[in-house]
């Protein structure tokens, strides 16, 4: 850089000691010890293995390579010939919500 996935799931103990959740705005976690490190345990099924299919899919297992074990990627920001609602007499405009798509991020493979 490219492709795929991202609303499920998963703890105990020891050490340390003040921040952490990527960034921004929120909102959360945290001296009743978070985050991090170590040991053990677990979850899952991207690569790999086995079987079936062969337009690249389905299934099985979980030894191997990764990954993960607070909150939907914690939520949002940006966009829309879209839908609904509110302000507004109509229209225009603005705001809120929903849906969709991006941006950014994480993981795997190349």
């Nucleotide at each position: 850089c490219u492709c795929a996935u991202c609303g499920a799931g998963a703890c105990c103990g020891g050490c340390u000691g003040a921040g952490g959740g990527a960034a921004a705005g929120g909102c959360c976690c945290u001296u009743a010890g978070a985050c991090g490190c170590c040991g053990g345990g677990g979850c899952a099924a991207c690569c790999g293995u086995c079987g079936g299919a062969u337009a690249u899919c389905c299934g099985a297992a979980a030894u191997g390579g990764u990954g993960c074990c607070a909150a939907c990627u914690c939520c949002u920001g940006c966009g829309g010939c879209c839908c609904g609602g509110a302000a507004a007499u109509c229209a225009a405009u603005u705001c809120c919500g929903g849906c969709c798509g991006a941006u950014a991020g994480a993981u795997g493979a190349g």

This is a predicted structure of a 110-nucleotide RNA (SAM riboswitch aptamer (S box leader)) from a soil metagenome. It matches the Rfam family "SAM riboswitch aptamer (S box leader)". Its family is annotated with regulation of gene expression in the Gene Ontology. The sequence is in RNAcentral, with records from MGnify. The coordinates come from a structure-prediction model, not an experiment, and the mean pLDDT is 83.